[in-house]
The part of an RNA shown here (small-subunit ribosomal RNA, central domain) has 350 nucleotides and comes from an uncultured bacterium.
Context: one part of a larger RNA
RNA sequence: CUGGGUGUAAAGGGAGCGUAGACGGCUGUGCAAGCCAGAUGUGAAAGCCCGGGGCUCAACCCCGGGACUGCAUUUGGAACUGCGUGGCUUGAGUGUCGGAGAGGCAGGCGGAAUUCCUAGUGUAGCGGUGAAAUGCGUAGAUAUUAGGAGGAACACCAGUGGCGAAGGCGGCCUGCUGGACGAUGACUGACGUUGAGGCUCGAAAGCGUGGGGAGCAAACAAGGUUAGAUCCCCUGGUAGUCCAAGCCGGUAAAUGAUGACUACUAGGUGUCGGGUAGCAAAGCUAUUCGGUGCCGCAGCAAACGCAAUAAGUAGUCCACAUGGGGAGUACGUUCGCAAGAAUGAAACUC
Numbered sequence: 001c002u003g004g005g006u007g008u009a010a011a012g013g014g015a016g017c018g019u020a021g022a023c024g025g026c027u028g029u030g031c032a033a034g035c036c037a038g039a040u041g042u043g044a045a046a047g048c049c050c051g052g053g054g055c056u057c058a059a060c061c062c063c064g065g066g067a068c069u070g071c072a073u074u075u076g077g078a079a080c081u082g083c084g085u086g087g088c089u090u091g092a093g094u095g096u097c098g099g100a101g102a103g104g105c106a107g108g109c110g111g112a113a114u115u116c117c118u119a120g121u122g123u124a125g126c127g128g129u130g131a132a133a134u135g136c137g138u139a140g141a142u143a144u145u146a147g148g149a150g151g152a153a154c155a156c157c158a159g160u161g162g163c164g165a166a167g168g169c170g171g172c173c174u175g176c177u178g179g180a181c182g183a184u185g186a187c188u189g190a191c192g193u194u195g196a197g198g199c200u201c202g203a204a205a206g207c208g209u210g211g212g213g214a215g216c217a218a219a220c221a222a223g224g225u226u227a228g229a230u231c232c233c234c235u236g237g238u239a240g241u242c243c244a245a246g247c248c249g250g251u252a253a254a255u256g257a258u259g260a261c262u263a264c265u266a267g268g269u270g271u272c273g274g275g276u277a278g279c280a281a282a283g284c285u286a287u288u289c290g291g292u293g294c295c296g297c298a299g300c301a302a303a304c305g306c307a308a309u310a311a312g313u314a315g316u317c318c319a320c321a322u323g324g325g326g327a328g329u330a331c332g333u334u335c336g337c338a339a340g341a342a343u344g345a346a347a348c349u350c
Stems, first nucleotide, its partner, number of pairs: 005320002007304002012318001014201004021194003025088007033081002035077008048066007091191001092188003095184004103177007110154001115149007125136002162169002206248001207246001209244003215241002220236002223233001259317006267295013299306002323350003332343004
């Protein structure tokens, strides 16, 4: 290497779309490339295997047979694969009807709260902590009432609830828009699955330009703590957090640490969205499709556990791992304004 693997031991790409390729439903028919059978030729000799023989034996040598699993030509076969051609409807898609949803984008609106400003009331404290101090306050704070400004986030509802491929999405209304699901069984007729490269999307931090800035808050400053305290705690506080458009970034414990798709394999019990039937019924019961949870049998598993949302039984395709360290480093290349990202060794060492 392979056998065998990838939830936690090394190992699933962050996610999707899709090119090449690989693989692919039922059925009729043709061809005969793969495939199967026969024949012919060839497959040198030596060697190899079997039988026999010659050197006293053996090695060695000689004879006969086999084998040489191959190749070519030719004659047939047609189950399977393939290539044509015709048909089918269950895979896939379309149409029609219907309801659900924080799916996306844009615009508008709303209330609570924090902060600030102005004015009133009011007086000596407030704030903060384990305790304090820095800090704020007699130039009138904290508290309270009224008015105003501005930014950000949307309490309750809220739920192992919903939607989305993932990242993610939560006040209300409107517009535009994607997907899924159920019912129907009208239409197309295998149009499918996966997907190296490729393209697109991709939290947060970060970057450049221009805005914005209430709260929070890396850095920083001061106060405490401490033997020290470049921490934890406290008072402040700048980037940033917010918005716009990026020929910016492309990474995360991007996790279900579990690739996608298909089929099959006991049950029980919640919940969400539909359908059907029964009961007069808001509802209940039975059943059926699609999601999302828990428990659990067989089976699997090193164990933990998984168990129709599989880590079970099988199939197709892709990705990945091959002892630890060195090292996700060096070099080279690509991308980037940079930060850095992607690809990714070896010596040496245990």

The coordinates come from a structure-prediction model, not an experiment, and the mean pLDDT is 85.